[in-house]
Annotation: Two RNAs folded together computationally: RNase P RNA and transfer RNA, 431 nucleotides in total. Rfam match: Bacterial RNase P class A. It is annotated as a ribozyme. Its family is annotated with tRNA processing, dimeric ribonuclease P complex and ribonuclease P activity in the Gene Ontology.

RNA sequence: AGAGUUGGCUGGACGGUCGCUGCCUGUGCAAACAGGGGGAGGAAAGUCUGGGCUUCAUAGGGCAAAGUGCUAGGUAACGCCUAGGCGGCGUGAGCCGACGGAAAGUGCAACAGAGAGCUGAACCGCCGAUGUUUGGUGUUUACACCAAGCAGGUAAGGGUGAAAAGGUGCGGUAAGAGCGCACCGCGCAACUGGCAACAGGAGCGGCAGGGGAAACCCCACUUGAAGCAAGACCAAAUAGGCACUCAUUGACGCGCUCGCGUUGAGUGCGGGUAGGUUGCUUGAGCGUAUAGGUGACUAUACGCCUAGAGGAAUGACUGUUCUCGACAAAACCCAGCUUAUAGGCCGACUCUCUUA
RNA sequence: GGGCGGUUAGCUCAGCGGGAGAGCAUUGCCUUCACACGGCAAGGGUCACUGGUUCAAUCCCAGUACCGCCCACCA
Numbered sequence: 001a002g003a004g005u006u007g008g009c010u011g012g013a014c015g016g017u018c019g020c021u022g023c024c025u026g027u028g029c030a031a032a033c034a035g036g037g038g039g040a041g042g043a044a045a046g047u048c049u050g051g052g053c054u055u056c057a058u059a060g061g062g063c064a065a066a067g068u069g070c071u072a073g074g075u076a077a078c079g080c081c082u083a084g085g086c087g088g089c090g091u092g093a094g095c096c097g098a099c100g101g102a103a104a105g106u107g108c109a110a111c112a113g114a115g116a117g118c119u120g121a122a123c124c125g126c127c128g129a130u131g132u133u134u135g136g137u138g139u140u141u142a143c144a145c146c147a148a149g150c151a152g153g154u155a156a157g158g159g160u161g162a163a164a165a166g167g168u169g170c171g172g173u174a175a176g177a178g179c180g181c182a183c184c185g186c187g188c189a190a191c192u193g194g195c196a197a198c199a200g201g202a203g204c205g206g207c208a209g210g211g212g213a214a215a216c217c218c219c220a221c222u223u224g225a226a227g228c229a230a231g232a233c234c235a236a237a238u239a240g241g242c243a244c245u246c247a248u249u250g251a252c253g254c255g256c257u258c259g260c261g262u263u264g265a266g267u268g269c270g271g272g273u274a275g276g277u278u279g280c281u282u283g284a285g286c287g288u289a290u291a292g293g294u295g296a297c298u299a300u301a302c303g304c305c306u307a308g309a310g311g312a313a314u315g316a317c318u319g320u321u322c323u324c325g326a327c328a329a330a331a332c333c334c335a336g337c338u339u340a341u342a343g344g345c346c347g348a349c350u351c352u353c354u355u356a
Numbered sequence: 357g358g359g360c361g362g363u364u365a366g367c368u369c370a371g372c373g374g375g376a377g378a379g380c381a382u383u384g385c386c387u388u389c390a391c392a393c394g395g396c397a398a399g400g401g402u403c404a405c406u407g408g409u410u411c412a413a414u415c416c417c418a419g420u421a422c423c424g425c426c427c428a429c430c431a
Base pairs, nucleotide, nucleotide: 001352002351003350004349005348006347007346008345009344010343012321013320014319015318016317017316018315020039021038023036024035025034026033027032041327045338046337048336049335050334051333052332053227054226055225056224060258061257062256063255065223066222067221068220069219070084071083072082073081074080085099086097087096088095089094100218101217105216106215108211123158124157125154126153127152130151131150132149133148134147135146136145137144138143166184167183168182169181170180171179185207186205187204188203191200192199193198231278232277233276234275241269242268243267244266245265246264250263251262252261253260271430272429273428285304286303287302288301289300290299291298292297322325357427358426359425360424361423362422363421366380367379368378369377374411382398383397384396385395386394404420405419406418407417408416
């Protein structure tokens, strides 16, 4: 210099005028007015997880159902995060991984192919030692040799397929084959290291059968249900009505059942109110420093207060300036994940080339 | 705001691990003097999109986009 990897921050700046919406103070009976001060995000989004909070008394047992799935830790909790292990990718910094179990059981594998799932299988090919048949030759029935065939042997080679029971070499054989041996691979494993996942591995074994659990399932762990339109209070109004269905050893109460509770439940039509207060923002909060920890994170001290609307505010015009500004707008609140995002800044690291 | 469901031919839908299908519609032929009806045949598909699991995905899993439905209180 070029090419990358990774962690974090930022998301135009400074003003003027007119508005919008809460809060505080003052004036005012009230309406309102004046002054001061606050007013979107890193994702406010998707609603994919986990909690707080609230109601339901079926928050009790069992079954079912759903979710998660290497190990250790962090956390209020998690399917998140950190560190480590294993596997894969990359020259590397690093990145990715739904990463328990297929020697418990059931089911699946279309088409092709001889054969597709306890038991292996013989289509082409190879052999035909052994047994047997036919023919020929050698000196005659014996016997030997040659050729062809059958029984049979063979998984080395071809072919089918996504997948066909270790690989290479030597020996061996009729031809072959872990049949034997050497090396590699594989399985079991004393022992050693580590909290663990796991790693190394003396020794033993000719080699067991493969895929799929984002098929059912098994094992371990977790889960009561609903959600701020939850819920609480005040006020107002009405016909606390009608029809249908189910049913009193019943019905209803998240799926079934036992137990428990209530005494009707569900659907449709009709009637009334659609006003106010609260839940509502001080919180697992933010910043700085110190300490502990590899890290996620935690502890202590000090400081700070930072939107709370309810048809739903945060806007419009304009001045100066720069590198001319992306994705996008709170609705009970947090912790994460995922997705969208122009540009800019900082830190750490890797590879290649060049120069000193 | 919260809770659910869906996307397959022009339209309405089925299919749910191994061939993409049905009805209506469209086109051609037959039938008729002609049209309709009827009969025969044909065309028409990014299974919303992007990844993953699997030998193989419309189907299973994850994410994205779009569409639709329900939820106030009193008695």